[in-house]
RNA sequence: AGUGAAGAUAGAGGUGCGAAUUGACAAGAGUACUCAACAGGAGGAUGAAAAGAGCCUGUAAUCGUUGAGGAAAGGGUCAUUUGCCGAAACAGAGAAAAGCUUUUCCUUUUCUUUUGUUGGUUCUGCAUUUAAUAAAUGUAGGAUUGUCAGAAUGCAGUAUUCUGGAGGGCUAUCUCACAU
Numbered sequence: 001a002g003u004g005a006a007g008a009u010a011g012a013g014g015u016g017c018g019a020a021u022u023g024a025c026a027a028g029a030g031u032a033c034u035c036a037a038c039a040g041g042a043g044g045a046u047g048a049a050a051a052g053a054g055c056c057u058g059u060a061a062u063c064g065u066u067g068a069g070g071a072a073a074g075g076g077u078c079a080u081u082u083g084c085c086g087a088a089a090c091a092g093a094g095a096a097a098a099g100c101u102u103u104u105c106c107u108u109u110u111c112u113u114u115u116g117u118u119g120g121u122u123c124u125g126c127a128u129u130u131a132a133u134a135a136a137u138g139u140a141g142g143a144u145u146g147u148c149a150g151a152a153u154g155c156a157g158u159a160u161u162c163u164g165g166a167g168g169g170c171u172a173u174c175u176c177a178c179a180u
Base pairs, nucleotide, nucleotide: 002178003177004176006175007174008173009172010171011170014085016084017083018082019081020080022079023078024077025076033069034068035067036066037065038064043056044055047105048104049103050102051101052100088118089117090116091115092113093112094111095110096109097108098107099106119145120144121143122142123141124140125139126138127137128136129135147165148164149163150162151161152160153159
């Protein structure tokens, strides 16, 4: 000096990634809900089914129409602070909690994961989730950016162009293994 999909430490990418019971805004929504009037006349609500328990209800419920008042959560955007550079996101699997109790399912939230996919950002189409035209994910195509490899040009500016790869990448240092 070389090879390694061996390890450690420190870094870079840029409209880069998260978190916050921090602030603002849109949407949710003139919805839920409350009150009043009218109409109506027996069951009704608590996620679904079965069983049970309590609750509301002829002092007229539930459902409906009109009027008056009128939210919030999950999701999003921007700013601020803060932690970071597989940052993280999504999917799968598992566990726990909540939705009155039990069984089966469902929904939501949280946690775990030596399971899988994606280098980052951005635009367009389609699909899914969603209240959503927000946003996310997947997929097809384009743009841009960082990085490495190859080729061409250049012939000394470690340049330009084209093609390709993937973050298990790339740069620097150290260590380890192997072979010369």
Predicted 3D model of a 180-nucleotide RNA (Lysine riboswitch aptamer) from Psychrobacillus glaciei. Of the family's consensus pairs, 96% are formed in the model. The sequence is in RNAcentral, with records from Rfam. Its mean pLDDT, the model's own confidence on a scale to 100, is 75. Its Rfam family is "Lysine riboswitch aptamer". Rfam links the family to the GO term lysine biosynthetic process.